[in-house]
RNA sequence: UCAGAACGAACGCUGGCGGCAUGCCUAACACAUGCAAGUCGAACGAGAAAGUCCUUCGGGAGCGAGUAGAGUGGCGCACGGGUGAGUAACACGUAGGUAAUCUGCCCUUUAGUUUGGGAUAACCCUUCGAAAGAGGGGAUACCGGAGGAGAACACCACGAGGACACCAGUCUGUGGGGUAAGGAGUAGGGACCUUGUGCACUAUCGCUAUAAGAUGAGCCUGCGUAGUAUCAGCUUGUUGGUGAGGUAACGGCUCACCAGGGCUUCGACGCUUAGCUGGUCUGAAAGGAUGAUCAGCCACACUGGGACUGAGACACGGCCCAGACUCCUACGGGAGGCAGCAGUGGGGAAUAUUGCACAAUGGGCGAAAGCCUGAUGCAGCAAUGCCGCGUGAGUGAUGAAGGCCCUCGGGUCGUAAAGCUCUGUCGGCAGGGACAAAUGGUUAUCUAGUUUAUAGCUAGGUAAUUUGAUGGUACCUGCAAAGGAAGGGGCGGCUAACUCCGUGCCAGCAGGCGCGGUAAUACGGAGGGCCCAAGCGUUGUUCGGAUUCACUGGGCUUAAAGCGAAUGUAUGCGGUGGCGUAAGUCACGAUGUGAAAGCCCAGGGCUCAACCCUGGAGGUGCCUUUGAUACUGCGUCACUGGAGUGCGGUAGAGGGAAGUGGAAUUCCUAGUGUAGGAGUGAAAUCCGUAGAUAUUAGGAGGAACACCAAUGGUGAAGGCAGCUUCCUAGCCCGUAACUGACGCUGAGAUUCGAAAGCGUGGGUAGCAAACAGGAUUAGAUACCCUGGUAGUCCACGCCGUAAACGAUGGGUACUAGCCGUUGGAAGAGUUAACCCUUUCAGUGGCCAAGUUAACGCGUUAAGUACCCCGCCUGGGGAGUACGGUCGCAAGAUUAAAACUCAAAGAAAUUGACGGGGACCCGCACAAGCGGUGGAGCAUGUGGUUUAAUUCGAUGAUACGCGAAGAACCUUACCUGGGCUUGAACUGCAUUUGACCGGUGUAGAGAUACACCUUUCUUCGGACAGAUGUAGAGGUGCUGCAUGGCUGUCGUCAGCUCGUGUCGUGAGAUGUUGGGUUAAGUCCCGCAACGAGCGCAACCCUUACUCCUUGUUGCCAUCAGGUAAUGCUGAGCACUCUAGGGGAACUGCCGGUGAUAAACCGGAGGAAGGUGGGGAUGACGUCAAGUCAGCACGGCCCUUAUGUCCAGGGCUACACACGUGCUACAAUGGCCGGUACAAAGAGUUGCGAUACCGCGAGGUGGAGCUAAUCUCAAAAAACCGGUCUCAGUUCGGAUUGCAGUCUGCAACUCGACUGCAUGAAGUUGGAAUCGCUAGUAAUCGCAGAUCAGCACGCUGCGGUGAAUACGUUCCCGGGCAUUGUACACACCGCCCGUCACACCACCCGAGUUGCAGCACCCGAAGUAGCUGCUCUA
Repeated sequence: UCAGAACGAACGCUGGCGGCAUGCCUAACACAUGCAAGUCGAACGAGAAAGUCCUUCGGGAGCGAGUAGAGUGGCGCACGGGUGAGUAACACGUAGGUAAUCUGCCCUUUAGUUUGGGAUAACCCUUCGAAAGAGGGGAUACCGGAGGAGAACACCACGAGGACACCAGUCUGUGGGGUAAGGAGUAGGGACCUUGUGCACUAUCGCUAUAAGAUGAGCCUGCGUAGUAUCAGCUUGUUGGUGAGGUAACGGCUCACCAGGGCUUCGACGCUUAGCUGGUCUGAAAGGAUGAUCAGCCACACUGGGACUGAGACACGGCCCAGACUCCUACGGGAGGCAGCAGUGGGGAAUAUUGCACAAUGGGCGAAAGCCUGAUGCAGCAAUGCCGCGUGAGUGAUGAAGGCCCUCGGGUCGUAAAGCUCUGUCGGCAGGGACAAAUGGUUAUCUAGUUUAUAGCUAGGUAAUUUGAUGGUACCUGCAAAGGAAGGGGCGGCUAACUCCGUGCCAGCAGGCGCGGUAAUACGGAGGGCCCAAGCGUUGUUCGGAUUCACUGGGCUUAAAGCGAAUGUAUGCGGUGGCGUAAGUCACGAUGUGAAAGCCCAGGGCUCAACCCUGGAGGUGCCUUUGAUACUGCGUCACUGGAGUGCGGUAGAGGGAAGUGGAAUUCCUAGUGUAGGAGUGAAAUCCGUAGAUAUUAGGAGGAACACCAAUGGUGAAGGCAGCUUCCUAGCCCGUAACUGACGCUGAGAUUCGAAAGCGUGGGUAGCAAACAGGAUUAGAUACCCUGGUAGUCCACGCCGUAAACGAUGGGUACUAGCCGUUGGAAGAGUUAACCCUUUCAGUGGCCAAGUUAACGCGUUAAGUACCCCGCCUGGGGAGUACGGUCGCAAGAUUAAAACUCAAAGAAAUUGACGGGGACCCGCACAAGCGGUGGAGCAUGUGGUUUAAUUCGAUGAUACGCGAAGAACCUUACCUGGGCUUGAACUGCAUUUGACCGGUGUAGAGAUACACCUUUCUUCGGACAGAUGUAGAGGUGCUGCAUGGCUGUCGUCAGCUCGUGUCGUGAGAUGUUGGGUUAAGUCCCGCAACGAGCGCAACCCUUACUCCUUGUUGCCAUCAGGUAAUGCUGAGCACUCUAGGGGAACUGCCGGUGAUAAACCGGAGGAAGGUGGGGAUGACGUCAAGUCAGCACGGCCCUUAUGUCCAGGGCUACACACGUGCUACAAUGGCCGGUACAAAGAGUUGCGAUACCGCGAGGUGGAGCUAAUCUCAAAAAACCGGUCUCAGUUCGGAUUGCAGUCUGCAACUCGACUGCAUGAAGUUGGAAUCGCUAGUAAUCGCAGAUCAGCACGCUGCGGUGAAUACGUUCCCGGGCAUUGUACACACCGCCCGUCACACCACCCGAGUUGCAGCACCCGAAGUAGCUGCUCUA
């Protein structure tokens, strides 16, 4: 970091149907328009018009109609509906209280409902105003108001008794005063009066009072319910009292007076955030997050304030005032409030119709019909969510076509399709068609009650009839037709699913890890496969995983984390035995409550499901109550083991003060004495002839205390050291007299607290920041040196920090040991010194169990437990900023965030590295010899130049390298001229009969043309050409795609494995250790035992010898011959040839060593300790080299990047480097003479004798396919002569002339010869290379390549040294060890400044919001007072 679940979601792509839900989370932003609260004529008065009818035409009416509309009055408008701004609060939740309260309508109870008077509307007249509206006069009804009568258990007062009670109180009793309503309502009906609406009666609805209930509301309380202490003190009506007022009601709710209280670290006050809950999401749970829809409560209604009315409001669609905003206006004034339902603008990623109906449910009014109801019921829009259904089923292999892949064989999509046979859900068309509706209304009728009444009314029943927005919807039936209906994401691992193409660190992907730089399962496309599916993904948010804040369930030696230490307050915890109590605790205790819905279980209804209905369970909580008493608490009585006191002792740098001592340093005085001293890696600054250093004597002053001295002592820590005295604290040991739990810890608090630093005053010998000078150095504000001030010292006062460390808080108990040491005590031994055993308290070492990530710890725990405190929660920012506190200051303490990274860190492992230490080896150094670097030339490279100077190799490990040999060819490069199935190869098809060869012409040539010659056949074909098609060809790219081969570390001694053991693991062991070796060679030891690749040996060569062989080799002996020679015969002894044996193994002797391995010395031996040399190169490293030796994947070119030809180039040349040759000379040059090799090569060859030429060479051709012949002369060497130290008789470059050889051809561009010419160079700077014996050095010879060309390379022999003390240093390597922040491994890693750009934060002139305190102005309104006015 991800995989899971969820969402009022949004976005992208896609979209068939239905059911049920849900739908402004943002601007409590502003709102056009319509609707959302009215109703009652059975409370009241008044009362139209159109129309119709009549008419004398003027008008009238009994019709319309007591209708519409308006008014008075009643009830309602405080419900329902919306929103979540405010609110951290009795707001909410839960449990209680109200004996401190109210309650319209409703139910029940009792009693009552009488008179008189007279305002104000509508209406008429009139005034003002644009309007909204307002004023005046007159008439009327009810209401309101007033007066009188009058009841009670209401109200008030009273005091005695009784009953009850949680204090105040309640009930009962007695007495007293005041106080209420009273409708011309409606229906029926009749004795009275009567035309009757009047009146009486009956019924009913009201009204009044009262009691009680129900419902609703108010108030109070316990508990619970965010963050922040960088908010620590808050409060004056504040806290309480007395009295009064006020309220429905308690109360500082308000007022007067009095007191000085009240709250707070169990977090007051302040600030920030937030409606609360049932529930919802998640989780195993505990928890965490959340508070949409539904339900309960609260708050709000443009913003702020206020009251009125009323049962209820300080009132969403009421009123008044102020403010902002919008609108109207005649400018004088007015109107408005969608956070009701729709809808509009705006904001936003984003959220619907200006719909239908009151049919149902519910509400308001009404007696009722009924009216009203954007509550509600429905419909519309939206895949927003959940649930269900469909997009077809069966059969079908030429495994079709096509796509994709391919090892080209095939595989896969795939029974998938087509085809054939079926079905009919959804959608379409047609027809039928509901439930929801009754307990409603109306009519008729029956029974009962009321009543004078068979009226009427009320209650109950029966019958008929009637009422549906949704909706012609659900549902049912029929018809046609596979017909109309599949997408999205992903396929590197996590995580289910793989290939091709394109791209080439680009384009892009990405949740994190990461992918992409030419073979991408990770980007884009395709094919295939995977997961979901009418949806699929992405984004956002929450929980989970995360035991990663740990209650369940974490930690603090080293990873983050123990306060520097102690004393001690609050808190927390606390020894043993009784008794009491029952607060905690316990009981599957009991009652009540924990609303409904939701979750869970059971049953039922929609075809199923989602959804809905019914019932149950649960709700871990709270109140009340009963019981128990083990534990805790509380009270009380005891105890001694914890703790303390007393008594007797020991040790100690424990602390404070005063005094005192010697050594040393420095300074001063005096003497002796003379030129240096001091200092360093080396020096210099410095001191000294004005007498230093040295030395002797005397003196002054300050600071520190050698030896003793010790993982010794002591203290809480910091710390404490000469000696003496005084004062003083604590530990320890012994004893067991006393107290009787008095204890442990310890937030705040207080005290102590190294060094440095600060203040005041002293002191200052030495040392010594700063500073100065001298050195070092690229620099040297350092290290080193010479000086030197604060300071260090004392007194007093601050500071309060350190790696203040055991990086380890304190206390108690328990859990194996061994060995030291300090202080006590006891016992045994000893004459004593002393020693042993046991025990207590310290202080160390090593370890058992245990523990730990490991390292380690381990009775002095980091073990096992308990108690208390402190602290931690990724790295950086940062122990920083701001704020607070402290400080004279320095600063300390407390302590963030923005931003940024995907790590930072611990311990251990393997390597690598170290200017770490130890051991060892190598021509590694040293000791030597000879070179390179200087000169000329050769050759290679770089660079430059060029048409081209083909390409590669580039530290060691490229550079006389690929190249064992570029004039053409080679050749890959350049210029020019040609060819296009091609110069070379294979297959097929068609076609021709030639091709080859020869000659000639043109041309630079390739080539073209002409002529001559010209097939075979078994009739299949062969051969050759041409055309076409597959395809050739490429020294084009990639050595970082590869094979093979090679270089290097390095011929270094290493590199590994199996089993076992140890470790959580990486890994270790073996392979380390002691010896030894050239060697991981061998021996010994060992939790290892074995084994493999390397080492060594086996192989070749060389050195000795033996056997065999005896020509082409040899010649001792014998014979012959020559001027001479193994020349000849004979021979095979010797040399030699080339086959096979032997020999050397530390085998023998002595010494050393562990008696081993081995080493040293010796003998013998041709050879002695792997005899010399070669071949042989472990696991691996360097992405080392090579695609141009060869092979090969991929890519690229195909009338050219292929191929042929001519000429040119690779050979250039201001320069630089590497490797060589020749020299600079006398150890030499030149001339003459005389010797001695090995190893090779040779028929397109080597080429003798001989002759010619000064010579290179030529003529010629004996011999030789080679132990026979030839190349072939070996050269240094030796002998003799000459030169005599010079740019020479050194040196030979360069150049001229003349030649030779090879070759088609020596111009560019070969080698050699002769004559002439005769350059640089007189031994080479810094630096650097090779070599340890037949080696270096020096001398020549041969070979490969090759026509020719060698100073190169590879071999061969001749002559033939010097030196190695040794391993300190340089380089490289091996082994073990140590440190590490490295692992691309020190050519590593990494720090800071600066430059540029960007981001965040802080500061910043200022500006602004919010809040606090003080003060000023002050609307409406309420209350009071005063004045005026109206009325009964």
The RNA shown here (small-subunit ribosomal RNA) has 1432 nucleotides and comes from an uncultured organism. Rfam family: Bacterial small subunit ribosomal RNA.